[in-house]
This is a predicted structure of a 73-nucleotide RNA (transfer RNA) from an uncultured Eubacteriales bacterium. It matches the Rfam family "tRNA". The family's RNA type in Rfam is transfer RNA. From the family's description: Transfer RNA (tRNA) molecules are approximately 80 nucleotides in length. The sequence was found in a public genome assembly.
RNA sequence: GCUAUCAUAGCUCAGUUGGUAGAGCGCGAGUUUCGUAAACUUGAGGUCGUGAGUCCGAUUCUCACUGGUAGCU
Numbered sequence: 001g002c003u004a005u006c007a008u009a010g011c012u013c014a015g016u017u018g019g020u021a022g023a024g025c026g027c028g029a030g031u032u033u034c035g036u037a038a039a040c041u042u043g044a045g046g047u048c049g050u051g052a053g054u055c056c057g058a059u060u061c062u063c064a065c066u067g068g069u070a071g072c073u
Stems, first nucleotide, its partner, number of pairs: 001072007010025004019056001027043005049065005
């Protein structure tokens, strides 16, 4: 330099051939216990990497950029 692929909650990851986004762990509160842990209930937390385009509508499609990974040279 070229090609492919990935970027979604604090972390690990789902998701939708376009119609207002979820799980596990973690965190807060409560129940339980003499107390802690565990268990159970409940809650908070996201401009879906950045910018633009198409569309009535974009996390999803297109383009560019940024970063990660793998391969080739």